[in-house]
RNA sequence: GCCCCGAUCGUCUAGCCCGGUCAAGGACGCUACCUUCUCACGGUAGCGACGGGGGUUCGAAUCCCCCUCGGGGCA
Numbered sequence: 001g002c003c004c005c006g007a008u009c010g011u012c013u014a015g016c017c018c019g020g021u022c023a024a025g026g027a028c029g030c031u032a033c034c035u036u037c038u039c040a041c042g043g044u045a046g047c048g049a050c051g052g053g054g055g056u057u058c059g060a061a062u063c064c065c066c067c068u069c070g071g072g073g074c075a
Stems, first nucleotide, its partner, number of pairs: 001074007010028004020058001029047006051067005
């Protein structure tokens, strides 16, 4: 230098192929409340994310381009 793969709540992960039905779902976590003599367990509610920029489109996590970061391959 070229090619391939990946980046989503604090953590893990689904959704991407095939754009909409999703205020981006789930688990763990955290907070409040209920329950309990207390704790734990359990229950209810809440908190919290699409790596950055641009483009296409009525509409983008999803498609296209560039960049950043991580992993792999070739030279």

About this RNA:
Transfer RNA from Candidatus Diapherotrites archaeon CG11_big_fil_rev_8_21_14_0_20_37_9, 75 nucleotides, folded computationally. Its Rfam family is "tRNA". The family's RNA type in Rfam is transfer RNA. Its family is annotated with triplet codon-amino acid adaptor activity in the Gene Ontology. The RNAcentral record of the sequence draws on ENA. The coordinates come from a structure-prediction model, not an experiment, and the mean pLDDT is 80.